[in-house]
RNA sequence: GCCCCUGUAGUUCAACGGAUUAGAACAAGAGACUCCUAAGCUCUAGAUAGAGGUUCAAUUCCUCUCAGGGGCA
Numbered sequence: 001g002c003c004c005c006u007g008u009a010g011u012u013c014a015a016c017g018g019a020u021u022a023g024a025a026c027a028a029g030a031g032a033c034u035c036c037u038a039a040g041c042u043c044u045a046g047a048u049a050g051a052g053g054u055u056c057a058a059u060u061c062c063u064c065u066c067a068g069g070g071g072c073a
Base pairs, nucleotide, nucleotide: 001072002071003070004069005068006067007066010026011025012024013023028044029043030042031041049065050064051063052062053061
């Protein structure tokens, strides 16, 4: 230099052939329970790497950039 893959809550993963309110577990906060703590129970908040394009509608499709990984030279 060229090619390929990946990027979604604090973490690990879903969702997708474009249209359901983007969900789950753990973690965090609150409540209730308990003599107290833990566990278990109930509730709450929290995310699509960035920018642009196509579209009535984009996490999903296209382009560029950024970050990580791999292959060739």
The RNA shown here (transfer RNA) has 73 nucleotides and comes from Parcubacteria bacterium DG_72. Taxonomically the source falls in Candidatus Parcubacteria (Bacteria, Bacteria candidate phyla). Rfam family: tRNA. Rfam 15.1 lists 5,335,975 matches to the family in 14,413 species. The RNAcentral record of the sequence draws on ENA. The coordinates come from a structure-prediction model, not an experiment, and the mean pLDDT is 81.